[in-house]
Context: one part of a larger RNA
RNA sequence: CUACGUUGAAGGAACUAGGCAAAUUACCCUCGUAACUUCGGGAUAAGAGGGCCUCUUGCGUGGGCAACCAUGUGAGAGGGGCACAGACUAGGGGGUUGCGACUGUUUACUAAAAACACAGGGCUCUGCGAAGUGGUCAACACGACGUAUAGGGUCUGACGCCUGCCCGGUGCCGGAAGGUUAAAAGGAGAUGUGCAAGCAUUGAAUUGAAGCCCCGGUAAACGGCGGCCGUAACAAUAACGGUCCUAAGGUAGCGAAAUUCCUUGUCGGGUAAGUUCCGACCUGCACGAGGGCGUAACGACUUCCCCGCUGUCUCCAACGUAGACUCA
Numbered sequence: 001c002u003a004c005g006u007u008g009a010a011g012g013a014a015c016u017a018g019g020c021a022a023a024u025u026a027c028c029c030u031c032g033u034a035a036c037u038u039c040g041g042g043a044u045a046a047g048a049g050g051g052c053c054u055c056u057u058g059c060g061u062g063g064g065c066a067a068c069c070a071u072g073u074g075a076g077a078g079g080g081g082c083a084c085a086g087a088c089u090a091g092g093g094g095g096u097u098g099c100g101a102c103u104g105u106u107u108a109c110u111a112a113a114a115a116c117a118c119a120g121g122g123c124u125c126u127g128c129g130a131a132g133u134g135g136u137c138a139a140c141a142c143g144a145c146g147u148a149u150a151g152g153g154u155c156u157g158a159c160g161c162c163u164g165c166c167c168g169g170u171g172c173c174g175g176a177a178g179g180u181u182a183a184a185a186g187g188a189g190a191u192g193u194g195c196a197a198g199c200a201u202u203g204a205a206u207u208g209a210a211g212c213c214c215c216g217g218u219a220a221a222c223g224g225c226g227g228c229c230g231u232a233a234c235a236a237u238a239a240c241g242g243u244c245c246u247a248a249g250g251u252a253g254c255g256a257a258a259u260u261c262c263u264u265g266u267c268g269g270g271u272a273a274g275u276u277c278c279g280a281c282c283u284g285c286a287c288g289a290g291g292g293c294g295u296a297a298c299g300a301c302u303u304c305c306c307c308g309c310u311g312u313c314u315c316c317a318a319c320g321u322a323g324a325c326u327c328a
Base pairs, nucleotide, nucleotide: 001323002322003321004320005319006318007317008316010314011313014312019309027051028050029049030048031047036041038158052079053078054077055076056075057074058073059072060071061070062069063068080084092307093306094305095304098301099299100298104116105115120156121155122154123153124152125151126150132142133141134140159294160293161292162291164225165224166223169222170221171218172217173216174215175214178213179212180211184207185206189202190201191200192199193198226244227243228242229241230240253287254284265281266280267279268278269277
């Protein structure tokens, strides 16, 4: 000096990206226990006291004829130790935010999460030789020894309150009048050849399906959800008006947010001091029902704060074990 441990004056997070690590707490009994809540929880919430030994005494239970033996429990008085759940084992706690409802699942070997799944909800396909999937366009198999309260696909993701406007584009569904449209049918004609009959080649009109054009529907289908100017008796602002464009111009709710560039926005709270945090405001660069906004419980998730605790630190020291190192 390194690794693993033990202890530490005074202070107690001043350390640090961050209390990382360590320390604290830990069991049982009695008392006591908040907000909030889906009334189940939250809860071992938090917090307080007790626990060893001796003696006295009260009340039980079992056995016994009884003396008594075993065992449980209450009250009182005293005793010893540094320490009485004496070792080992054995939750630190509280408040607040975001996200995800929850228990689960995941990157075997750098990611356990807010990602995936989930119960619940919606849309859509499928009438059974089902749709869908595998397979040589097969047989056959799965679906399923199931039958629309079933099976497949896709989106959302408990629960609560809700889920606005746009069908112009793309997709899907429906329609079949008209236009367009293949092979095929058709055969007005034309050409070659031949004396001719004929043979051969070419060929207009017309008939002719789905599809596309067309006409409708459909957004919990893919998706989209404006600009400029003026106006109120201080000023500011604009309920109001004008105008251009659009398929329609973002509703409710939320909002400097896991989203805010300017930005450490402004105000309030907490600190002596706060780019973080919490509560507001709304000027949303570039939230918004592609789910929004809440939410008890839950979380090896995440933000900030407080109490306790400590060698994380001020500032390091000593000891133990094993090495390194020096000498033999």